[in-house]
């Protein structure tokens, strides 16, 4: 510090997600030790049990126990003595009570509370403060009760009632009054309600306890008086501490809460309080508040987490404050409470009960149940620190100090260290070679932390007490007492802990997550859109680095992951630090209130602002320094900081305020100008329609074409007259006016604004503008008019599959006017208003100036408007660009992912329609802007092709052949399926082929290699039996044969036999592949380097103007070049030359034979010609003319030439597309089968037939059939071959065999054609299917299932519907010939060869396909795209809903516990007074008010 995700790719906008840190956490897996922290966040739910607040005997009486002393009694004993009960006194301990202090602290929790509750700073002249400190003064004389105890009594209990008796530091009265306080009054001070100093006056206090002491006095003989000390007490003042009250400022959400308030706001007088105050009451006035009032949520803070910071979130532990204590109310006591472990009442709950009545309150520490994802021991100790009581010892203390439990967190340590390569074994992977785990292990040598054992062993302890001693205070005192010091003694829960030493032994101690990208880390196996994963994008449909397991690797480590939450990243609420033309976003427009902001001087003030000082900003925490635990966490000390608030002293530039000026902003005045600016009244002509009349006759009207409609009752057309309503042609213009909406005939009246020129006036009067007010197209609404034309709805006619539309004929609201509503539009420049500044060019409207004119021309120039183009700059780009979207200022409005939704609910407005304000649940990972490249378009332009057109011949109808689908079957093997499958793989299925089916067999196998064992009467070979064969089985047979050894024998070994590895598979996947092929398409395209342009994808080049078959060439051009394609180079054919001359040729020459000459056959000679097959030449728009600016190029019955504009044909197929085809040609990864999915054999099938389609053959006939005669090819093949002549057969063919391994021989007669004859338009002398018979050939074998021949038979068919195919010249059409495969053949197929040999092309509108440019796009799997709505079923969320349950709350009414305050006729009554009757005072009771 960023990253992933919208797209084919790009830039931007924008959301979602991730990486970080943190936590009082929880869950999963795992778990060695220690230190320091931390631990009920949910049910402020309910709680068993124990403990958490007592203490003081030096305040008081009494009881008990023990000890000592004394007394008297009883029993035992001679006695000494002893036992028992008992009385008194003293001492110690102890129990309940009276009394004092404490219990209001400490501890817990966060329910309530949006508040002076908290924080911060002030005020209190409006207050209190027990204990403590200091100062001053005092502490006197009396009195009456009461608890306890005892007795009686009620009750189950809890708890009472009565009688008698007793003490006090309990209670009461009197005295005194330094003081205090009340009233009156004087002076001083203060802003002030008051303070201080005086005078007079009324009222007002107390309590004792414990020590020490020497004279004197008293004594009940204990002691007291007296002196002295300490503690306690009373009054007052001051302090300290602690509290109360008041105020300024600060910190949550909500306006779909906009008005709230009657004790409310204030006054006067009272009540009340420690104290101000409507805190409360009576009366008077009518005020007060406003983000109030209401709703929701919440304890607040120091701090904590995060963040660069600003901020955001949070308030657990620790600390400060507040609130609460089962729920609600209330007071009492007290210095302090309206009181957690006090009281009273009510309620809920729980417990006890004798049913009458009682008891209780863990949000104290432990602990239990419950709810929950979830949070500990019913521990030790008061040793330390602190608190309460006490004179003290001491007691109490679940505060606290410790230990325990929990990896909950932070920190530290360990699980060993060094060496060690046969790189062990095992695992995993493998290309089988190896690689990796891996120095890792083993092994060797060491060390000893932690844990374990043994032994030693701290610190935290200082006090205090007692004894003794020293110094000082008090004191008459050397006593006592107080303060300080010394010595001695005593006190440890943790704990035999920390720590130290020794011992033993590598021994006891490693997991978790991840490994597709983000994000460090990769392979195998299993699975097969299943199981599963997933934070986002997304993985999984048979080769998953994404699932599961394994090996390996990466990360962290006693932990690791997951989940949740917060901040960050997120500049994604933007103060720091964002935006609004098109991405979300400028209100439809104006006026204007509050508010915000505001021109130039001078003077003053000091609120903002700036500076200094003082106080405060608790401690802890954070930060820095230093120190203590071995380090660290942790802790201690000091500093800094706490950005704040308050007070005070200064400064005066800026803002503000006050005063006084100015004229540049703004306004006013005068003179002009333009204008569809607005309102009202009137006027006009053209046109439509209607009415009346004339003329006139059969149609009119309307459409793509029609029909509905109108018309012989006279339309349309035309002429004249009239009526009525609405709108104003031309002018008319990116021209004018207006704030916008909007405004268009002419005239008049009324009226708003703008501009220009002049510069005498005012003197900042300005800008913006939340609310508010007004205006606001069309449609719509209410009432009343009007209604020509047009025209929603509606009707009819068409169109169409339908047509609730587009088209046509009609037609009502409405459109128009008046009055009133509505308040919205793509109300748009999609651009808020105002001001200032910033290069230009060119139009136009209004006005002015200059110069110059015949001129209203032209030219220069200044303002104000309105357009276009463009610079800088801006922008994501498009674009904007002095009319800004540039650069700045002021103010307002608005935005924060898409959908849900501008919707629901609520409020406001409206007659209604509806408008305005305006959510959430749920859901998605995008939605979107601009631009790019493609693709597409029933978009455009240009161009090409047998693409159409023009022609010729076919297919589609028939029969047959062949292929396919379908059906059938044991099997009908498999593949190919639009063009681009279908006479295709197959250049040839009777067996074989053969892959399919049935049956019979074999199992190291039909075939390859290796190893182990056997193996010399062993193999080949032959034979028998069985069998359909394969096979099984039996026998004969005996080749070849190494080494050692005399031999016996041993060793080795070929074939063979047995076994093990393995073979084998036309089994699957062409969507795992190589290779090959098809197709677009022989279409003219496809790209690259460098440069340039663009933020970028990309563009340019390759576009443009011409031209071409062509991205062919030329010209131009920010491009210049290049590559793959095109063309050419190659083969063939067409012409010529040359070389060569056998098997080819035979002209000339010659010889022989035959023949009447001509002529025929043969030989020699020859290579001229033909031919064969090598080489060479030739054609290049090279020449001429015309056209084009030039060129390229085009045109020409041009010349020449065999051939002329790539001469004809072939081979040759760019980048790529179709997951096109092929695992069955062969190869090949993976998967599958292994006595079978392999192999062998026999037979069958691939040939099966209601049917459909493709491709062909033969025909339907006379341009023909048949018969006879005659002529002319090319190319190819031939030894298991082609086979001549001859003979036989009607023929297929047979017999026989010459020649030929081929320019020699053979296949081999070419056929159409031509000549002659016949048939005479018919199902024929056409056509030949089908069927019968007889044959031939091949072959082990022609039944399924071959071809051919002969005889006979003689089907359909008379030119073929819709539709559709091929072909542009030696082409179509037509005729025959050959070859491959092959024993034979289904060949009518395929591939070739030659013969005969046409017609037509005006042209590119249309169909199909293609190329280039351009345009639109929401498509990119790319139009076979994308995508909208209803319906059906299921599910989820929201709204409504007859109702219904709970909570909270307003108003009204009734009742009212306890308590407090007031009242009182009742009743009771110790202290004081009394005249002794009573009174004062008090309690109870009753009652009134308030009230849960």
């Nucleotide at each position: 510090a960023g990253a992933g995700u919208u797209u084919g790719a790009u830039c931007c906008u924008g959301g979602c997600u991730c990486a970080g840190a943190a936590c009082g956490a929880a869950c999963g897996c795992u778990g060695g030790c220690g230190g320091c922290g931390u631990g009920g966040a949910u049910a402020a739910g309910a709680c068993a049990u124990g403990c958490a607040a007592g203490u003081c005997g030096a305040a008081c009486g009494a009881g008990g126990u023990u000890a000592u002393g004394a007394g008297a009694g009883u029993g035992g004993g001679u006695a000494a003595c002893u036992a028992c009960a008992u009385u008194c006194a003293u001492a110690a301990c102890u129990u309940a009570g009276u009394g004092g202090c404490a219990a209001a602290c400490g501890g817990g929790u966060g329910a309530g509370u949006a508040a002076c509750a908290c924080g911060u700073g002030g005020g209190u002249a409006a207050u209190u403060u027990a204990c403590c400190u200091c100062a001053a003064a005092g502490a006197u004389c009396g009195g009456g009760a009461u608890a306890g105890c005892u007795c009686c009594u009620c009750g189950a209990a809890a708890g009472g009632g009565g009688a008698a008796u007793u003490a006090a530091u309990a209670c009461c009265g009197g005295a005194u009054g330094u003081g205090g306080c009340u009233g009156u009054u004087g002076a001083a001070u203060g802003c002030a309600a008051a303070u201080u100093c005086g005078a007079c006056u009324a009222c007002u206090a107390a309590a004792g306890g414990c020590g020490g002491g020497g004279a004197u006095c008293c004594u009940u003989c204990g002691g007291g008086a007296c002196c002295u000390g300490c503690c306690a007490c009373u009054u007052u003042g001051a302090g300290a501490u602690a509290a109360g009250c008041c105020c300024g400022c600060g910190g949550c959400c909500u306006a779909u809460c906009a008005g709230c308030u009657u004790g409310u706001u204030g006054g006067c007088g009272g009540a009340g309080u420690a104290a101000a105050a409507g805190c409360c009451c009576a009366c008077c006035a009518a005020g007060g508040c406003u983000u109030a009032c209401g709703g929701g949520u919440a304890g607040c803070u120091g701090g904590c987490c995060u963040g660069a910071g600003a901020g955001g979130g949070u308030g657990g532990u620790c600390a400060g404050c507040c609130a609460c204590a089962c729920u609600g109310g209330g007071a009492c006591u007290g210095a302090g409470a309206c009181a957690c472990g006090g009281c009273c009442c009510a309620g809920a709950c729980a417990c006890c009960u004798a049913c009458g009545g009682g008891u209780g309150g863990c949000a104290g520490c432990a602990g239990u149940c419950g709810a929950g994802a979830a949070u500990c021991u019913u521990u030790c100790g008061c040793a330390a620190u602190g608190g309460g009581g006490g004179a003290a010892a001491c007691c109490c203390u679940g505060a606290c100090g410790g230990a325990g439990c929990g990896a909950c967190g932070c920190c530290g340590c360990g699980u060993g260290a060094a060496g060690g390569a046969u790189g062990a074994a095992g695992g995993u992977c493998u290309u089988c070679g190896g690689a990796u785990u891996g120095u890792a292990a083993a092994c060797u040598u060491c060390u000893g932390u932690c844990a374990c054992c043994u032994g030693g062993g701290a610190a935290u302890a200082a006090u205090g007490g007692u004894a003794u001693u020293c110094c000082g205070g008090u004191a008459a005192a050397c006593a006592a007492u107080c303060g300080g010091g010394g010595u001695a003694u005593u006190u440890g829960a943790c704990u035999g802990u920390a720590c130290c030493a020794g011992g033993a032994g590598a021994g006891g101690a490693g997991g978790c997550c991840a490994c597709g990208g983000c994000u460090a880390a990769c392979u195998c196996u299993g699975u097969g859109c299943c199981a599963g994963c997933a934070g986002c994008c997304g993985c999984g449909g048979u080769a998953a680095u994404a699932c599961a397991g394994a090996g390996g690797u990466g990360g962290c480590a006693a932990g690791c992951g997951u989940u949740g939450u917060u901040c960050g990243g997120a500049u994604u609420u933007a103060c720091u630090g964002g935006g609004c033309g098109u991405a979300a976003a400028g209100a439809g427009c104006a006026c204007g209130u509050a508010g915000g902001c505001g021109g130039c001087g001078c003077a003053g003030u000091a609120a903002g602002u700036c500076g200094g000082a003082u106080g405060u900003g608790a401690a802890a925490g954070c930060c820095c320094a230093c120190g203590g635990c071995u380090c660290a966490a942790c802790c201690a000390u000091g500093g800094a900081a706490c950005u704040g608030c308050a007070u005070u002293c200064g400064a005066a530039a800026c803002u503000a305020c006050u005063g006084u000026g100015c004229u540049a902003g703004a306004g006013g005045u005068g003179a002009g100008u333009a204008g569809g600016g607005g309102a009202a009244a009137g006027u006009g002509g053209a046109a439509u329609u209607c009415u009346c009349g004339g003329u006139g006759u059969a149609g009119c009207g309307g459409u793509g074409a029609a029909a509905u409609g109108c018309g012989u009752a006279g339309a349309u057309a035309u002429c004249g007259a009239g009526a009525g309503g609405a709108a104003c042609a031309u002018c008319a213009g990116c021209g004018g006016c207006g704030a916008a909406a909007g405004c268009g005939a002419c005239u008049u009246u009324c009226u708003g604004g703008a501009c220009u020129c002049a510069u005498u006036c005012u003197g900042a009067c300005g800008c913006u503008g939340a609310g508010g007010u007004g205006c606001g197209a069309a449609a719509g609404c209410u009432g009343g008019g009007g209604g020509a034309g047009c025209a929603a709805a509606c009707a009819g006619g068409a169109u169409u599959a339908g047509a609730u539309a587009c088209c046509c004929u009609g037609g009502u609201a409405g459109u128009c006017c008046c009055a009133g509503c509505c308040a919205u539009a793509a109300a748009c420049g999609g651009u808020g208003u105002u001001c200032a500044c910033u290069u230009g060019g060119u139009g136009u409207u209004a006005g002015g100036a200059g110069a110059u004119u015949u001129g209203a021309c032209c030219c220069u120039u200044c303002u104000a408007g309105u357009g276009c183009c463009g610079g800088a700059g801006c922008u994501a780009a498009c674009g904007c660009g002095u009319u800004a979207a540039g650069u700045g200022a002021a103010c307002c409005g608005c935005c924060u992912g898409g959908g849900g939704a501008g919707u629901a609910c609520g409020g406001c407005c409206g007659c209604a329609a509806g408008g305005u304000u305006a959510a959430a649940a749920c859901u998605c990972a995008a939605a979107g802007g601009a631009a790019u490249u493609g693709a597409c378009g029933g978009g455009g332009g240009c161009c090409c092709g047998c693409a159409c057109a023009a022609g010729c011949g076919g297919u589609g109808g028939a029969g047959c052949a062949u292929g396919u689908g379908g059906c059938u079957u044991a099997a009908u093997u498999c593949g190919a399926u639009g063009c681009a499958a279908c006479g295709c793989g197959a250049a040839g299925a009777a067996c074989c082929u053969u892959a399919c089916c049935a049956a019979g067999g074999c199992u190291u196998g039909a075939c390859a290699u290796g190893c182990c064992g056997g193996g010399a009467u062993u193999a080949a070979u032959c034979u028998g039996c069985u069998g359909a064969a394969a096979g099984g089985u039996a026998g004969a047979g005996g080749a070849u044969u190494g080494c050692c050894g005399c031999a016996a024998g041993g060793c080795g070994u070929a074939a063979c036999c047995g076994g093990c590895a393995c073979a084998g598979g036309u089994g699957c996947u062409g969507c795992a592949u190589g290779g090959c092929u098809g197709u677009c398409g022989u279409c003219a395209g496809c790209u690259c380097g460098u440069g340039u342009c663009g933020u970028g994808a990309g563009a340019u080049g390759u576009u443009g103007g011409g031209u071409u078959a062509a991205g062919u060439c030329c010209c131009g051009c920010a491009a210049c070049g290049a590559g793959c394609g095109c063309a050419a180079c190659c083969c063939u054919u067409g012409c010529a030359c040359u070389u060569a001359g056998u098997u080819g040729c035979c002209a000339c020459u010659u010889c022989c034979g035959g023949u009447u000459u001509a002529c025929c056959g043969g030989g020699a000679a020859g290579c001229a010609c033909u031919c064969u097959a090598g080489g060479u030449g030739g054609a290049c728009u090279g020449c001429c003319c015309u056209g084009u600016u030039c060129a390229a190029c085009a045109g020409g019955u041009g010349a020449g030439g065999a051939a002329g504009g790539u001469g004809g044909g072939g081979a040759u197929g760019a980048c790529g597309u179709c997951a096109a085809g092929u695992c069955a040609g062969g190869a090949u990864g993976g998967c599958c089968c292994u006595u079978a999915c392999g192999c062998c054999u026999u037979g069958g099938g691939c040939u099966g037939c209601a049917c459909a389609c493709g491709u062909g053959c033969u025909a339907c006939a006379a341009u023909g059939g048949c018969c006879g005669g005659u002529a002319c090819a090319g190319a190819a093949g031939g030894a298991u071959g082609c086979u001549a002549g001859a003979c036989c057969g009607c023929g297929a063919g047979g017999u026989g065999g010459a020649g030929c391994a081929a320019a020699u021989c053979c296949u081999a007669c070419a056929a159409a054609a031509c000549c002659g004859g016949u048939c005479c338009c018919a199902g024929u002398c056409c056509g030949g299917a089908u069927c019968g018979g007889a044959g031939u050939c091949u072959g082990c074998a022609a039944c399924c299932c071959g071809a051919c021949u002969c005889c006979g038979u003689g089907a359909a068919g008379u030119u073929g519907g819709a539709a559709u195919c091929g072909c542009u010249a030696g082409u179509a059409a037509u005729g025959g010939c050959g070859u491959a495969u092959c024993a034979g053949c289904u060949a009518c197929g395929a591939c070739g060869c030659c013969g005969u040999g046409a017609a037509u092309a005006c042209g590119u509108u249309c169909c199909c396909g293609g190329g280039c440019c351009u345009u639109g796009u929401a498509c990119a799997c790319a139009c076979c795209g994308c995508c909208c709505g209803u319906c059906a079923c299921a599910u989820c969320a929201g709204g409504g809903g007859a109702g219904u349950g709970g909570g909270u709350u307003g108003c009204a009414a009734a009742a009212g516990a306890a308590g407090u305050g007031g009242g009182u006729a009742g009743u009771c009554u110790a202290a004081c007074c009394u005249u002794c009757g009573g009174g004062a005072g008090g309690g109870c009771a009753c009652u009134c008010a308030c009230c849960a």
The RNA shown here (small-subunit ribosomal RNA) has 1492 nucleotides and comes from a metagenome. Rfam family: Bacterial small subunit ribosomal RNA. The RNAcentral record of the sequence draws on SILVA.